This is a predicted structure of a 404-nucleotide RNA (Bacterial RNase P class A) from a soil metagenome. The model forms 93% of the base pairs in the Rfam consensus. RNAcentral holds the sequence, with entries from MGnify.

RNA sequence: GAGCCGGGCAGGCGGCCGCGUCGGGCGGACUUCCGCCCGCCGAGGAAAGUCCGGACUCCACAGGGCAGGGUGGUGGGUAACGCCCACCCGGGGUGACCCGCGGGACAGUGCCACAGAGAACAGACCGCCCGGGGCCGGCGCGAGCCGGUCGCGAGCAAGGGUGAAACGGUGGUGUAAGAGACCACCAGCGUGCCGGGUGACCGGCGCGGCUCGGUAAACCCCACCCGGAGCAAGGCCAGACAGGGAGCGCUCGAGGGCUGCCCGCCCGAGCUCCCGGGUAGGCCGCAACCGUCGGGUGCCCGGGAACGGGUGCCCGCGAGGAGGACGCCGGCAACGGCGUCCCGAGAUGGAUGGCCGCCCCCGAGCACCGCUCGGGACAGGAUCCGGCUUAUCGCCCGGCUCGU
Numbered sequence: 001g002a003g004c005c006g007g008g009c010a011g012g013c014g015g016c017c018g019c020g021u022c023g024g025g026c027g028g029a030c031u032u033c034c035g036c037c038c039g040c041c042g043a044g045g046a047a048a049g050u051c052c053g054g055a056c057u058c059c060a061c062a063g064g065g066c067a068g069g070g071u072g073g074u075g076g077g078u079a080a081c082g083c084c085c086a087c088c089c090g091g092g093g094u095g096a097c098c099c100g101c102g103g104g105a106c107a108g109u110g111c112c113a114c115a116g117a118g119a120a121c122a123g124a125c126c127g128c129c130c131g132g133g134g135c136c137g138g139c140g141c142g143a144g145c146c147g148g149u150c151g152c153g154a155g156c157a158a159g160g161g162u163g164a165a166a167c168g169g170u171g172g173u174g175u176a177a178g179a180g181a182c183c184a185c186c187a188g189c190g191u192g193c194c195g196g197g198u199g200a201c202c203g204g205c206g207c208g209g210c211u212c213g214g215u216a217a218a219c220c221c222c223a224c225c226c227g228g229a230g231c232a233a234g235g236c237c238a239g240a241c242a243g244g245g246a247g248c249g250c251u252c253g254a255g256g257g258c259u260g261c262c263c264g265c266c267c268g269a270g271c272u273c274c275c276g277g278g279u280a281g282g283c284c285g286c287a288a289c290c291g292u293c294g295g296g297u298g299c300c301c302g303g304g305a306a307c308g309g310g311u312g313c314c315c316g317c318g319a320g321g322a323g324g325a326c327g328c329c330g331g332c333a334a335c336g337g338c339g340u341c342c343c344g345a346g347a348u349g350g351a352u353g354g355c356c357g358c359c360c361c362c363g364a365g366c367a368c369c370g371c372u373c374g375g376g377a378c379a380g381g382a383u384c385c386g387g388c389u390u391a392u393c394g395c396c397c398g399g400c401u402c403g404u
Base pairs, nucleotide, nucleotide: 001402002401003400004399005398006397007396008395009394011359012358013357014356015355016354017353019042020041022039023038024037025036026035027034028033044378048389049388051387052386053385054384055383056230057229058228059227068226069225070224071223072222073087074086075085076084077083088102089100090099091098092097103221104220108219109218110215111214112213125160126159127156128155130153131152133150134149135148136147137146138145139144168186169185170184171183172182173181187211189208190207191206192205193204194203195202196201234284235283236282237281243275244274245273246272247271248270255267256266257265258264290318291317293316294315295314296313297312298311299310300309301308302307321343323342324341325340326339327338328337329336330335360376361375362374363373364372365371366370
């Protein structure tokens, strides 16, 4: 100087204004609700795409099979995965390293565009060789010989040419010319034995026919996996108006008011239930979950009250989780075990924003070591978690390679 790999950050501080949940206080209204003040907390490395895998919920389910879908080198990790780690094989790079949708093409079927003669039990365009014929030229007294050229009949697959791919490569023997036709070596395939590895696979020795293409993100075959739907899951509370139906009652009086209950007094013609409709709407699920735990507090029910019961919120404690950080141990690693500490969105017209000042980083200009201007991204919860993929201004750290 040029690269390769891995990890991290996602501007900081202060002031002012603003938003949302929860808790407390005050005020208005006294039923929800509204306003003000104070306090705690308030998005991400991808919260995204919704592409995989799970948790959770409901439905289904004796067991097995068909259909359908998915995965595909080997070994491990994980709750699980199409994810991760290590290794093998193939390809690329001088290298660090990167890429692989990496089972099977002698179970069968299909396809192989264009070009080319021929594309799968292939083929002969140019070419090479042999035979015979016509024509032309040369030589010879002559029979004839030699050469060139154009058809014909056979042989060949070496060379040329087409193509992504043309039925092994090099050298030799052989031949009219040739060819695994034969031989040596090499490559490849199949097979036997030995050695190494858990395994994919690797190494060595021998034998065989001499070579038997590609494509399974084409059908298909083999092995393994998969019940379906998804928080609009699912659970709880539960209307109003119209309309329809049933029952009771109208002085033998339903029902209502005074009331905690009885008596009593007063009013008195309507009252109750069902359908509409488990509809509209609301709440929970839901922020980790949990507790015969302690304290405070709101609401509901019972009670004359003291108080009791139910349900929610807050604080504390305990416990807890496929949770996070750090340390130790095991492991090449992914990861696992143990210990300590931490754990604070839950809004549904769905909040987390804006301005100013100082500092930081980058770029440009002036100019010269300080000013001016511009920039600081992608984006954003909606049941939760593990992955993958995609978007992202820039900056920092570590390891390694090549060249000089």